[in-house]
Predicted 3D model of RNase P RNA and transfer RNA as a complex of 456 nucleotides. Rfam match: Bacterial RNase P class A. By type it is a ribozyme.
RNA sequence: GAGCCGGACGGGCGGUCGCGUCGGUGCCCGCAAGGGUGCCGCCGAGGAAAGUCCGGACUCCACAGGGCAGGGUGGUGGGUAACGCCCACCCGGGGUGACCCGCGGGACAGUGCCACAGAGAACAGACCGCCGGACGACGGGUCUUCGGGCCCGCCUGCCGGCAAGGGUGAAACGGUGGUGUAAGAGACCACCAGCGUGCCGGGUGACCGGUGCGGCUCGGUAAACCCCACCCGGAGCAAGGCCAGACAGGAAGCGUUCGAGGGCGGCCCGCCCGAGCUUCCGGGUAGGCCGCACGAGGGCGUCGGCAACGGCGUCCCGAGAUGGAUGACCGUCGCCCACCUUUCGGGGUGGGGCACAGAAUCCGGCUUACAGUCCGGCUCGU
RNA sequence: CGGGGCGUAGCGCAGCCUGGUAGCGCACCACAAUGGGGUUGUGGGGGUCGGAGGUUCAAAUCCUCUCGCCCCGA
Numbered sequence: 001g002a003g004c005c006g007g008a009c010g011g012g013c014g015g016u017c018g019c020g021u022c023g024g025u026g027c028c029c030g031c032a033a034g035g036g037u038g039c040c041g042c043c044g045a046g047g048a049a050a051g052u053c054c055g056g057a058c059u060c061c062a063c064a065g066g067g068c069a070g071g072g073u074g075g076u077g078g079g080u081a082a083c084g085c086c087c088a089c090c091c092g093g094g095g096u097g098a099c100c101c102g103c104g105g106g107a108c109a110g111u112g113c114c115a116c117a118g119a120g121a122a123c124a125g126a127c128c129g130c131c132g133g134a135c136g137a138c139g140g141g142u143c144u145u146c147g148g149g150c151c152c153g154c155c156u157g158c159c160g161g162c163a164a165g166g167g168u169g170a171a172a173c174g175g176u177g178g179u180g181u182a183a184g185a186g187a188c189c190a191c192c193a194g195c196g197u198g199c200c201g202g203g204u205g206a207c208c209g210g211u212g213c214g215g216c217u218c219g220g221u222a223a224a225c226c227c228c229a230c231c232c233g234g235a236g237c238a239a240g241g242c243c244a245g246a247c248a249g250g251a252a253g254c255g256u257u258c259g260a261g262g263g264c265g266g267c268c269c270g271c272c273c274g275a276g277c278u279u280c281c282g283g284g285u286a287g288g289c290c291g292c293a294c295g296a297g298g299g300c301g302u303c304g305g306c307a308a309c310g311g312c313g314u315c316c317c318g319a320g321a322u323g324g325a326u327g328a329c330c331g332u333c334g335c336c337c338a339c340c341u342u343u344c345g346g347g348g349u350g351g352g353g354c355a356c357a358g359a360a361u362c363c364g365g366c367u368u369a370c371a372g373u374c375c376g377g378c379u380c381g382u
Numbered sequence: 383c384g385g386g387g388c389g390u391a392g393c394g395c396a397g398c399c400u401g402g403u404a405g406c407g408c409a410c411c412a413c414a415a416u417g418g419g420g421u422u423g424u425g426g427g428g429g430u431c432g433g434a435g436g437u438u439c440a441a442a443u444c445c446u447c448u449c450g451c452c453c454c455g456a
Base pairs, nucleotide, nucleotide: 001380002379003378004377005376006375007374008373009372011333012332013331014330015329016328017327019044020043022041023040024039025038026037027036028035029034046356050367051366053365054364055363056362057361058236059235060234061233065269066268067267068266070232071231072230073229074228075089076088077087078086079085090104091102092101093100094099105227106226110225111224112221113220114219127166128165129162130161131160132159133158136155138153139152140151141150142149143148174192175191176190177189178188179187193217195214196213197212198211199210200209201208202207240290241289242288243287249281250280251279252278253277254276261273262272263271297316298315299314300313301312302311303310304309334354335353336352337351338349339348340347341346383455384454385453386452387451388450389449392408393407394406395405402439410426411425412424413423414422415421432448433447434446435445436444
C1' cells in the first nucleotide's frame, strides 16, 4: 500500500416548550364506580422495532387419535425449547493468500425432456472421408488373327467393411502411446482418468489413504414428474377470559337418539359435545378490565467444550399506546465539507450536513436497508 | 393477524403451467389513393419481460431474496 474476517457503537451534555404511561397532589363533574383538567416527580424505540420468510412460547379447540392427500427439510457430527438457524468437520468450486460460495440424498425403480445446428442426441449414427470387391462409360499404354484381350489412371452410380480424421453442437459412447489390420476400432497391450467391488489402516461419522480384482467406459437434467429418509393436528392476542349495558320479534326449511348441527381448516374413519340449526325481513350494541411485560432475559466472573453452547456464582431490569405517545427549537462539544492562515504540530472564520428507519402478545433466528466511527485478529506485495 | 394476485413496446393484454422464434390490438413513422384532411390499404421501427442472485447447455417461463401496486377474510 492492497485486502480478508470478527466484534462494538450508531451523536454526547445542558436548557425551553410539547406528547404518553405511572406515582403524588389541587380543582371541577358524578349518588357511586369513575372521568376531565392543572402542578410536581420518575421513565419513554431499534440494531434492525422493518419484510412477515422460518421456528417456538402462550391461549382455545379431544392435554391432539389412525389412514390418505398436502406441505417442508435434505453431506456428517453436535448445539438448542424448536428451526429451513448456529458451530465444527467432510466433499465440490473460486482465490497467490487470509478466506469465500454451495436447495450438498437418489439419474442401473420408472416416466418425461435435451430446441437450433448436425450424418447421428440415448440400448445413436455414416455427410465428407478411409478401405475392399464387381460392373459400366471415358482417357492412356500394350498385344492383336482387327472380333477383341490385358494393365494403369480418373469419374459416376452399385455392394460391403470402418469409425481413426474433418465438420455440427452445451453435450458425439474414455485419454495418450503402441500392437494389429485391406482400412480401422478396447479388437488386444501399457500407463492415466473414471465406475463397480473385495481387503487393510485411520476417523463417532460424512469420508480419507493404501492395495487387489472386474467388465473395458455405462451422457445430462430431480430449483421436471417421481423415489427414499425424517418432520408437520388446526387456528391465532381481533387467541382467550371476566364485567357492564341495549334490543323485539316475525316468516320459511331441516332436526330432537331413525340425531340436524358443532369441535374440524381437503377427504374417509374414529372420538366427544349435542337440542337446536340454516336462510330471509326487522331491531340493538360496537364500552371497560385482564391477558400485558420477570423472560428459553441481560451484564460480569469462573468452570467444561476447538466452537456453537452449557453449568455455577453474583448483580441488574425504567416503553406499553388502542386512531395509536417518544417531537420541535436554542446553546455547546464531536465528525465531514468550504475559505483564510501556519513556525507544518496546528490555529481561526462562517455556512451546510450527520444515515436507515420507528414498538403494538412475547421470544429465538433469517433476510433486507443503513451517513459514519472505533477495536481486535489475519493475508499478500514492497 | 391470515390468504391470494399482478408487473412483458407509449397504452391495454397474450405467451409462463409443459424452458429454446418475445407476439396481438390501438398508438407512432414512411408510402399510395385525395385538390387537402379523415378513413382505407401496404410496408416498417420500437421491448433492461420490475430488480438482484442461482439451477440449467439455455430462463419472460423454474427456485430464492427484494421493490412497487391491487384484492379478500377475521